[in-house]
Bacterial small signal recognition particle RNA from a Kaistiaceae bacterium, 90 nucleotides, folded computationally. The gene name in the source record is ffs. The sequence is in RNAcentral, with records from ENA. Rfam family: Bacterial small signal recognition particle RNA. Rfam describes the family as follows. The signal recognition particle (SRP) is a universally conserved ribonucleoprotein involved in the co-translational targeting of proteins to membranes. By type it is a non-coding RNA gene. Its family is annotated with SRP-dependent cotranslational protein targeting to membrane, signal sequence recognition and signal recognition particle, plasma membrane targeting in the Gene Ontology.

RNA sequence: GGCUGGCGGCGGACGGUCCGCUCGCCAACCGGGUCAGGUCCGGAAGGAAGCAGCCCUAACGAGUCCGGCACGGGUCGCGUGUCAGUCUCC
Numbered sequence: 001g002g003c004u005g006g007c008g009g010c011g012g013a014c015g016g017u018c019c020g021c022u023c024g025c026c027a028a029c030c031g032g033g034u035c036a037g038g039u040c041c042g043g044a045a046g047g048a049a050g051c052a053g054c055c056c057u058a059a060c061g062a063g064u065c066c067g068g069c070a071c072g073g074g075u076c077g078c079g080u081g082u083c084a085g086u087c088u089c090c
Base pairs, nucleotide, nucleotide: 001087002086003085004084005083006082007081008080009078010077011076012075014073016071017070018068019067020066021063022062023061024060031056032055033054034053039048040047041046
């Protein structure tokens, strides 16, 4: 110095998980808000609790080159490092 193999380094593309974002869906009762009607208290003024409905949300589902130097995978490459074996040259 060549070849082979192992373990790392650098770079590319590709999955997976997680987080965020977006959308969907969404509480029988032991999520929140607002609470028609009706109920209760009161002589009255007014007050209280609060069903249905509506809104939001937890949970759940989906999105895919939506975003993430978040994590970990294999894969390809490099005139990259190191170790072992073997061969050759000086």